[in-house]
Context: one part of a larger RNA
RNA sequence: CUGGGCGUAAAGAGUGCGUAGGCUGUUUGAUAAGUCGGAAGUGAAAGCCCCGAGCUCAACUUGGGAACUGCUUUCGAAACUAUUAGACUGGAGUCCGGCAGAGGGUGGCAGAAUUCCCCGUGUAGAGGUGAAAUUCGUAGAUAUGGGGAGGAACACCAGAGGCGUAGGCGGCCAUCUGGACCGGUACUGACGCUGAGGCACGAAAGCGUGGGGAGCAAACAGGAUUAGAUACCCUGGUAGUCCACGCCGUAAACGAUGAGCGCUAGUUGUCGCGGGUAUUGACCCCUGCGGUAACGUAGCUAACGCGUUAAGCGCUCCGCCUGGGGAGUACGGCCGCAAGGCUAAAACUC
Numbered sequence: 001c002u003g004g005g006c007g008u009a010a011a012g013a014g015u016g017c018g019u020a021g022g023c024u025g026u027u028u029g030a031u032a033a034g035u036c037g038g039a040a041g042u043g044a045a046a047g048c049c050c051c052g053a054g055c056u057c058a059a060c061u062u063g064g065g066a067a068c069u070g071c072u073u074u075c076g077a078a079a080c081u082a083u084u085a086g087a088c089u090g091g092a093g094u095c096c097g098g099c100a101g102a103g104g105g106u107g108g109c110a111g112a113a114u115u116c117c118c119c120g121u122g123u124a125g126a127g128g129u130g131a132a133a134u135u136c137g138u139a140g141a142u143a144u145g146g147g148g149a150g151g152a153a154c155a156c157c158a159g160a161g162g163c164g165u166a167g168g169c170g171g172c173c174a175u176c177u178g179g180a181c182c183g184g185u186a187c188u189g190a191c192g193c194u195g196a197g198g199c200a201c202g203a204a205a206g207c208g209u210g211g212g213g214a215g216c217a218a219a220c221a222g223g224a225u226u227a228g229a230u231a232c233c234c235u236g237g238u239a240g241u242c243c244a245c246g247c248c249g250u251a252a253a254c255g256a257u258g259a260g261c262g263c264u265a266g267u268u269g270u271c272g273c274g275g276g277u278a279u280u281g282a283c284c285c286c287u288g289c290g291g292u293a294a295c296g297u298a299g300c301u302a303a304c305g306c307g308u309u310a311a312g313c314g315c316u317c318c319g320c321c322u323g324g325g326g327a328g329u330a331c332g333g334c335c336g337c338a339a340g341g342c343u344a345a346a347a348c349u350c
Stems, first nucleotide, its partner, number of pairs: 003322004007304002012318001014201004021194003025088007033081002035077008049065006091191001092188003095184004103177007115149007125136002162169002206247006215241002220236004258317006266295011299306002323350003332343004
């Protein structure tokens, strides 16, 4: 407790929806609550301040003045804020026509590969490593041909590409469903922005119940390495990874950059839609809007860098920071089955 800040120094909440609140476009009239001006009343005395006086001075005492920035009443002003009545279309939304997409849910299907099982061919090795060994194999492995089972993930396409608020989303088909963008400018007429609490969503791991289990693989076992090796490497291998339902609520949840609006040079690539030009047509070229990238002007920055997707110039609202350690800990509260999460100190110390 103001100021100054929050990409990397401490600091943007993981994300959204939204309550209260704060803020809020253009224009006309009314009101006069805020606001501004005049007047009146009050604002005790003392004290503070100014000019004097009295103790030899001062402190002190004392006279006068000013002040008491306030409150009340009343008369005015009407620009701004507010309230109210009306109007507007640029903000916001609706409608119509297009359109791209791994956006979400559910169901089904396909092929390659790994593993396992059966049959055949075939014989002494295979596997693994820096080198080995554990391991598998004459009870026929590895390799190879045929058949079958099952689970998980979807090569190429694939891109600094796309979609989603974030987490995140990638085989194909069907179905249900959300949002964006472009064009038209028909409609509503400020319906807007932000958002303390609240509610919802939220990777991985983890937890509960039931299923599933091919590969991979914490723990664990063994083999190596090593001075040791509770590791790195190798052979195995259980939870788990998968599904359904219910919890958990965290993360380098990152652009380490809250949301919205306006303004401020350009160049190049790419994605979506449109207009023009051109063409048999797709391109090329010019141009508008929306996204996503690279560079860069002014400006900003401690520097790095940012730079119309701002970290530039402004406004509105929210969150957060205030030396290091102690500590994101203790205690308390709330939440959770638990693990733990959220909120959050102090002593002491440098």
Annotation
Predicted 3D model of a 350-nucleotide part of an RNA (small-subunit ribosomal RNA, central domain) from an uncultured prokaryote. Its mean pLDDT, the model's own confidence on a scale to 100, is 89. Rfam family: Bacterial small subunit ribosomal RNA. Rfam links the family to the GO terms ribosome and structural constituent of ribosome.